[in-house]
Formats: sequence, structure tokens, C1' cells
RNA sequence: AACAGAACAGGUAUUUGCGCGUUAAGUGUUAGAGAAUGGGAGUAGAGUCUCUAAACGAAGAGCCUUAAAAUAGGUUCGCGGUGCAAAUACCGCAUCCGCUGUU
Repeated sequence: AACAGAACAGGUAUUUGCGCGUUAAGUGUUAGAGAAUGGGAGUAGAGUCUCUAAACGAAGAGCCUUAAAAUAGGUUCGCGGUGCAAAUACCGCAUCCGCUGUU
């Protein structure tokens, strides 16, 4: 010097465990405001998180106990673009420096 690679925030899928909701919170969508994000620069890109507002929007069933019934509690199987954690696989870094490998 050339080539290749690792490395951000995070995303997707599968599995497992523990929960939440099923009396509708959550998830998803839109708008606004704010915050954080690498070994360094940079703040581009990218997604993430928090708050506010708006629209949209759902799947329950069985069994047991109590009871005249309503109902209440427990439990099982479901359901939810459900939460958290772990494992595996894949994707993901404008650019520059740095790092690793090869020549």
C1' cells in the first nucleotide's frame, strides 16, 4: 500500500423458562417533544428508549371448589403482531482513524 475480517445501537427467526392480559393493558400505526447509543473522531445513517395526543383494535373454552342462582376462587388447554431472561442461527456500522489476518 492492496485485499479481507472483527467490532455500534439494534433487528428477525426458532427453542426453553418465568410472567401479564383475555373485565383489554400490552403489541402495532400516526403526529409532537425529549434522551441515550462503539476503541477514537463524526452525528451521517440506523434503529432503540421515555413522555404526550389521536385513530384503530382482540378468543375464549373445559374442569374442580363454594353457591339456589348470580358470583368468587383455583386449575388446564387456547388466544395476544403480549413482557422479561437465556441459548442458537442470520442480518446490521455513510465516512475516516485505530484493531486483526494475508500479500